Two RNAs folded together computationally: RNase P RNA and transfer RNA, 468 nucleotides in total. The prediction has a mean pLDDT of 76.
[in-house]
RNA sequence: GCCGCUCCCCGGGCGAUCGCUGCUUUUUCCUUCGGGAAGAGGUCGAGGAAAGUCCGGACACCAUAGGGCAGCGUGCCUCGUGAAAGCGAGGGACCGGGGUUUCAAAGCUCCGGGACGGAAAGUGCAGCAGAAAACACACCGCCGAUGGCCCGCAAGGGAUCAGGUAAGGUUGAAAUGGUGGAGUAAGAGCCCACCGCGCCGAAGGUAACAACGGUGGCACGGUAAACCCCGCGCGGUGCAAGACAGAACAGAGGAUGAGCUGCCCGCUCGCCAACCCUCGGGUAAUAGUCGCCGCUCGCUUCGGCGGGCUCCCGCUUCGGCGGGGAGAGAAAUGAUCGUCGAAUCCCGCAAAGGCGGGAGGAACAGAAUCCGGCUUACAGGGGAGCGGCCGCU
RNA sequence: GCCUGUGUAGCUCAGGGGUAGAGCAGCUCAUUCGUAAUGAGCAGGUCGCCGGUUCAAUUCCGGCCACAGGCUCCA
Numbered sequence: 001g002c003c004g005c006u007c008c009c010c011g012g013g014c015g016a017u018c019g020c021u022g023c024u025u026u027u028u029c030c031u032u033c034g035g036g037a038a039g040a041g042g043u044c045g046a047g048g049a050a051a052g053u054c055c056g057g058a059c060a061c062c063a064u065a066g067g068g069c070a071g072c073g074u075g076c077c078u079c080g081u082g083a084a085a086g087c088g089a090g091g092g093a094c095c096g097g098g099g100u101u102u103c104a105a106a107g108c109u110c111c112g113g114g115a116c117g118g119a120a121a122g123u124g125c126a127g128c129a130g131a132a133a134a135c136a137c138a139c140c141g142c143c144g145a146u147g148g149c150c151c152g153c154a155a156g157g158g159a160u161c162a163g164g165u166a167a168g169g170u171u172g173a174a175a176u177g178g179u180g181g182a183g184u185a186a187g188a189g190c191c192c193a194c195c196g197c198g199c200c201g202a203a204g205g206u207a208a209c210a211a212c213g214g215u216g217g218c219a220c221g222g223u224a225a226a227c228c229c230c231g232c233g234c235g236g237u238g239c240a241a242g243a244c245a246g247a248a249c250a251g252a253g254g255a256u257g258a259g260c261u262g263c264c265c266g267c268u269c270g271c272c273a274a275c276c277c278u279c280g281g282g283u284a285a286u287a288g289u290c291g292c293c294g295c296u297c298g299c300u301u302c303g304g305c306g307g308g309c310u311c312c313c314g315c316u317u318c319g320g321c322g323g324g325g326a327g328a329g330a331a332a333u334g335a336u337c338g339u340c341g342a343a344u345c346c347c348g349c350a351a352a353g354g355c356g357g358g359a360g361g362a363a364c365a366g367a368a369u370c371c372g373g374c375u376u377a378c379a380g381g382g383g384a385g386c387g388g389c390c391g392c393u
Numbered sequence: 394g395c396c397u398g399u400g401u402a403g404c405u406c407a408g409g410g411g412u413a414g415a416g417c418a419g420c421u422c423a424u425u426c427g428u429a430a431u432g433a434g435c436a437g438g439u440c441g442c443c444g445g446u447u448c449a450a451u452u453c454c455g456g457c458c459a460c461a462g463g464c465u466c467c468a
Base pairs, nucleotide, nucleotide: 001389002388003387004386005385006384007383008382009381010380012340013339014338015337016336017335018334020045022043023042024041025040026039027038028037029036030035047364051375052374054373055372056371057370058369059238060237061236062235066269067268068267069266071234072233073232074231075230076091077090078089079088080087081086092116094113095112096111097110098109099108100107117229118228122227123226124223125222139169140168141165142164143163146162147161149158150157151156177195178194179193180192181191196218197216198215199214200213201212204209242290243289244288251279252278253277254276259275261273262272281467282466294309295308296307297306298305299304310325311324312323313322314321315320344359345358346357347356348355349354394464395463396462397461398460399459400458403417404416405415406414411448419435420434421433422432423431441457442456443455444454445453
């Protein structure tokens, strides 16, 4: 210097002109005296995801939010952070790959993955292929010691009827421990050694776990993002929640006390009640005010006023001073011009990873009650760490 | 804005772990003088997309995408 991975930050700048939402000052006009309209000035004005609405919460209402069944979420250990959800760090079991050891494994070590309670509580599932698929199984193969058959005087030999056999072959994602030996008619945890596995104990460790020892000949394969069991947790609806203000109108039909509605979509018990459904009607009103905007406290004539803290911008004699903090509801945050400009492309000169010129002209997207996370989209730039490769000195 | 549901053949829908069907539509043949109807046969599928769990995914889990529906004042 290039490439890759991980994490963090930024994500067009400046100027001019014109324009928009909110707030505010002011002028003119109108007024039913509450206010309204128009003009001028000042000031604020999108994001890292504002998105998806996937989790958690604030807040509000519904029986002050109830019971049971069902349902849903969650799930190794420790620590940190946090209101929770979640996030981070380290460790452990398990899985995959490399190295080493070995006959082969296990083990040890390095790298990566990791939604990871329980499969000896129970139930279920496994198509096709294959002889056999979960109480294993005899298709090929091997054997045929034993009983029977044939040959032989006999010793013995032959075929394989009964039968034995899971060492080998074939199928499969998966075939009922692995390797070596002993053994046998052939074989087999039938026996032995080592390894694996289960159970018991246990050094150590905060814990998950587990060095090691004993024991069992192996009984206990997979699947719980299948039902299920265990531990923990969970009421519902969402700012179109809801509160306030008051105006106007016309009812009709249906259901009905064992009914209907409501704390969704399931059942049931219980509670409350100016009760429910459809059509029609009304209208301040196509839709008022608050909720609704940095946090908080006090006063109030309820319109506001004042104080403290916090963040941003400007000035500064560095003591401070001044200004400001989106809250609009079909929805503003923009447009044009100039200029600076990254990526990318082209040309020329160089040959140490460059230098000069020209073209080019910036991603995803966009608040809508608020906050914390997760996920997804994203041109390009910068920084840090780790790994690999190359060049020059 | 908030909430809910659905994506399977050209259309309407079944199927809820073992390799996907039904009706209509389409094509071919038969029947008819010919058409329709009827009968026989055939074709047609990235099960919206991407990951994961599993031996195996349309189905189970997660994330995206598209479409549809519901919710506003008074009485």
It holds a member of the Rfam family "Bacterial RNase P class A". The family's RNA type in Rfam is ribozyme.